[in-house]
RNA sequence: CCGUGCUAGGCGGGGAGCCAGCGGUGCCCUGUACCCGCAAUCCGCUUCAGCGGGGCUGAAUCCCCGUCCGAGGCCCGGCGGGUCCGCAGUCGCUCCCGGUACGGGGCGUCGAAGGUCGGGUCCCGCGCGACGCCAACCUGCGAACCCGGUCAGAUCCGGAAGGAAGCAGCCGUAAGCGGGCGAUGGCGGGUGCCGCGGGGACACCUGACUGGAGCUACCGGCCGGUGAUGCGCUCGAGUCCGCCGCGGUCGACGACGGGUGCACGG
Numbered sequence: 001c002c003g004u005g006c007u008a009g010g011c012g013g014g015g016a017g018c019c020a021g022c023g024g025u026g027c028c029c030u031g032u033a034c035c036c037g038c039a040a041u042c043c044g045c046u047u048c049a050g051c052g053g054g055g056c057u058g059a060a061u062c063c064c065c066g067u068c069c070g071a072g073g074c075c076c077g078g079c080g081g082g083u084c085c086g087c088a089g090u091c092g093c094u095c096c097c098g099g100u101a102c103g104g105g106g107c108g109u110c111g112a113a114g115g116u117c118g119g120g121u122c123c124c125g126c127g128c129g130a131c132g133c134c135a136a137c138c139u140g141c142g143a144a145c146c147c148g149g150u151c152a153g154a155u156c157c158g159g160a161a162g163g164a165a166g167c168a169g170c171c172g173u174a175a176g177c178g179g180g181c182g183a184u185g186g187c188g189g190g191u192g193c194c195g196c197g198g199g200g201a202c203a204c205c206u207g208a209c210u211g212g213a214g215c216u217a218c219c220g221g222c223c224g225g226u227g228a229u230g231c232g233c234u235c236g237a238g239u240c241c242g243c244c245g246c247g248g249u250c251g252a253c254g255a256c257g258g259g260u261g262c263a264c265g266g
Stems, first nucleotide, its partner, number of pairs: 001266006009057003012030004020046005034054005063259006072250004076245008085236002088234002091232003094228002096225005102220003105216003114210008122199006128192002131188005137180005147172004155164003
């Protein structure tokens, strides 16, 4: 060096998470890599590997070590954005309240504001009217007996003439019950485009005179508010997303370098 048989090893690895720690199942990355059973209210282990069973390969493309590269994950910091919360600021808008009178509008020389006098709205009293009620008045009805008149019949007194009381009927009337109501008397009030007198004047309306150019605050503007707190803004806390960092950490795949047997035969 060649051949045959075998052994260690290999037949995927990594990140986050879980965990005292580690491996696995589940998630993600890498990229292709034996099979079966088990495992999140989890399975197994205490250190070259999940536990149990089976298979293939086997000293190098394949196993082991180192360096580099670096997919991707995690951490830290910064910036930006979204969302949510704040009895945080009170900066802007909005709404509300007050003011001003700069612009527009409206009113005003067919006379504004202001002034003087008067009237009204308000209160009190009186009168008049209308309305209602009562009385009176007119009218109708109205009493078995205890109202009146007339009282048939019947009754009583009387010798008689005559007289008496008196029911029914008829007539009339009282209390009372209705109707009418023009005139009369009295009373009443959610009564009146009525009249007279007085009071009041804060306010409003209005007439006359005066006056001689303003008045108003509807819209916009401006000013103020210990007003409202709806929206935006700012600030702060949380959460999510994105980007960045000669940041940190782990690191698959890959590249390069090095390392690793035993037996027999030639």
Predicted 3D model of a 266-nucleotide RNA (Bacterial large signal recognition particle RNA) from a soil metagenome.
Rfam family: Bacterial large signal recognition particle RNA. About the family: The signal recognition particle (SRP) is a universally conserved ribonucleoprotein involved in the co-translational targeting of proteins to membranes.